[in-house]
The RNA shown here (c-di-GMP-I riboswitch aptamer) has 90 nucleotides and comes from a Rhodocyclaceae bacterium. Model confidence (mean pLDDT): 89 of 100. Of the family's consensus pairs, 100% are formed in the model. It was read from a public genome assembly, where an Rfam model found it.
RNA sequence: GUACGUCAAUGGCAAAACCGUCGAAAGGCGGUGACGCAAAGCUUCCGGACUAACCCGGCCUCGUGCCGGCACGUCAGCGGGGCCGCCGGC
Numbered sequence: 001g002u003a004c005g006u007c008a009a010u011g012g013c014a015a016a017a018c019c020g021u022c023g024a025a026a027g028g029c030g031g032u033g034a035c036g037c038a039a040a041g042c043u044u045c046c047g048g049a050c051u052a053a054c055c056c057g058g059c060c061u062c063g064u065g066c067c068g069g070c071a072c073g074u075c076a077g078c079g080g081g082g083c084c085g086c087c088g089g090c
Stems, first nucleotide, its partner, number of pairs: 001090002004088002012037002017032006035077001041083003045080003048075003055069005060063001
């Protein structure tokens, strides 16, 4: 330096589910728990996915109503890009 992760070592993270909590929701956080992960570390720049409170439009039974749309919300454990990094190999 690396576009590699076969072997070893020291460690790390933690899916589902359940409990608590925040949130309109998606989902987040904490605990228990391990399905997995060599970046499952960080970052919404690009694509994708999820949600739709607010807002906009429509409806009529005029309500704390219903239907449709919308990200300014969310996912980094969906993919790509960017940044940083342990051990080993080369």